[in-house]
The part of an RNA shown here (small-subunit ribosomal RNA, 3' major domain) has 480 nucleotides and comes from an uncultured bacterium. The coordinates come from a structure-prediction model, not an experiment, and the mean pLDDT is 83. The RNAcentral record of the full RNA draws on ENA, Greengenes and SILVA.
Context: one part of a larger RNA
RNA sequence: UGACGGGGGCCCGCACAAGCGGUGGAGUAUGUGGUUUAAUUCGACGCAACGCGAAGAACCUUACCAAGGCUUGACAUCCUGUGACAGCUAUAGAAAUAUAGACUUCUUAGUUUACUUGCACAGAGACAGGUGGUGCAUGGUUGUCGUCAGCUCGUGUCGUGAGAUGUUGGGUUAAGUCCCGCAACGAGCGCAACCCCUGUGUUUAGUUGCUAACGCGUAGUGGCGAGCACUCUAGACAGACUGCCGGUGAUAAACCGGAGGAAGGUGGGGAUGACGUCAAAUCAUCAUGCCCCUUAUGUUCUGGGCUACACACGUGCUACAAUGGCCGGUACAGACGGAAGCGAAGCCGCGAGGUGAAGCCAAAUCCGAGAAAGCUGGUCUCAGUUCGGAUUGCAGGCUGCAACUCGCCUGCAUGAAGUCGGAAUCGCUAGUAAUCGCAGGUCAGCAUACUGCGGUGAAUACGUUCCCGGGCCUUGUACA
Numbered sequence: 001u002g003a004c005g006g007g008g009g010c011c012c013g014c015a016c017a018a019g020c021g022g023u024g025g026a027g028u029a030u031g032u033g034g035u036u037u038a039a040u041u042c043g044a045c046g047c048a049a050c051g052c053g054a055a056g057a058a059c060c061u062u063a064c065c066a067a068g069g070c071u072u073g074a075c076a077u078c079c080u081g082u083g084a085c086a087g088c089u090a091u092a093g094a095a096a097u098a099u100a101g102a103c104u105u106c107u108u109a110g111u112u113u114a115c116u117u118g119c120a121c122a123g124a125g126a127c128a129g130g131u132g133g134u135g136c137a138u139g140g141u142u143g144u145c146g147u148c149a150g151c152u153c154g155u156g157u158c159g160u161g162a163g164a165u166g167u168u169g170g171g172u173u174a175a176g177u178c179c180c181g182c183a184a185c186g187a188g189c190g191c192a193a194c195c196c197c198u199g200u201g202u203u204u205a206g207u208u209g210c211u212a213a214c215g216c217g218u219a220g221u222g223g224c225g226a227g228c229a230c231u232c233u234a235g236a237c238a239g240a241c242u243g244c245c246g247g248u249g250a251u252a253a254a255c256c257g258g259a260g261g262a263a264g265g266u267g268g269g270g271a272u273g274a275c276g277u278c279a280a281a282u283c284a285u286c287a288u289g290c291c292c293c294u295u296a297u298g299u300u301c302u303g304g305g306c307u308a309c310a311c312a313c314g315u316g317c318u319a320c321a322a323u324g325g326c327c328g329g330u331a332c333a334g335a336c337g338g339a340a341g342c343g344a345a346g347c348c349g350c351g352a353g354g355u356g357a358a359g360c361c362a363a364a365u366c367c368g369a370g371a372a373a374g375c376u377g378g379u380c381u382c383a384g385u386u387c388g389g390a391u392u393g394c395a396g397g398c399u400g401c402a403a404c405u406c407g408c409c410u411g412c413a414u415g416a417a418g419u420c421g422g423a424a425u426c427g428c429u430a431g432u433a434a435u436c437g438c439a440g441g442u443c444a445g446c447a448u449a450c451u452g453c454g455g456u457g458a459a460u461a462c463g464u465u466c467c468c469g470g471g472c473c474u475u476g477u478a479c480a
Stems, first nucleotide, its partner, number of pairs: 001480002003477003007474007015464002019428005026318008034309002042053002064304003068300003073127001077126002079123005088101005109116002129293002132291003138287002140282003143278001145276001150189006156165003169180003195270004200238007209228003214225003241264001244258005320421001324380007336368003341361001342359001346355003387418001392413007434456007
């Protein structure tokens, strides 16, 4: 100087408390451990691994296993030679591929022979190739403490020195934020602001959007003329700064209350992550040193596996019902996607779906598209039930060369556990929790996951004694 203390002081944080809803019990989805296996590819392991890499394993992916092939190679550059290669047909084969045959183009471009170049094949090696090892050799990227308020430097001063001072102290703040003081005076990286979204207004613009007035028309609808008032769209600007008033305070910084205001003291949300810590993660995104393989640890193909199952754990979904289930009627979003695409109406089918093809659909125009909870009427009457839907049988649909291992969906039948969950444990402070649906990426197909979007919409916070994590000062130390 740090680190540590079941030392002290001050202060924060859904850290506790106050509340609301969960997990832990059931079924199931998914990840992991373990076990099994020819293989169940590899990585990730307290917080910070375990719906994680994977924004989607039937083949492919794919790295694993079994069997069949190739050896200058599936891919790149260079040299020599040949001229077409490819494609087609037949045979063998699981395919990769091998053999044979015909067809023959008699090869691209640079002005033709020639030469150069492109393409293909054959040969020779130089080399290719490696998701092989080492993240404890590395770059890059990332997690975490933590969006915590810290981390440092120059000069000066003090100290023999390591170092200290500044950065401590008195106040204050979300903040090393600001003020005052001070052997310090300044400065840098962080904080804040500048950026984006959202909340109010003005203005510009008015189609694909909108419809107050006028007119036309319809079973009905901005459907049409017309208009850009309104809503909205999307550009510019204004607006919030403790600016104003009162009080407290050291006359400071600031805090408390008030006015005006759409908004008030960082308005709400996002992006933004200092010096560093964990030899943290990643050699399997990529790059890369060294080591290793080179008729194989490379490469190709078929089939299998990654989907196994006594069990254990994590994260979700669905429930156990009446604030509910079922049936009928009826209302209101936002955001997003669409050309090898979105696909309407109509018709067929109980349905998944099929057919159909419109579209002033490369989209404020058309389509996906019916939002659901809600409201309203009926029914069920507390039961393992008209709760719950697992499991299984049969019959179908879709995608795709192909759904056996191993996809999703529909109909009929079947109708398991489960009556609110021990010890323990998690999230959340407001348009939040809870609850309800919608969309997107991935994607041929496949979503209870993920990322977004809106609808309905709470309770509680006395307080900081305690648990956990963190910041500052101080003290002790046989620790570095």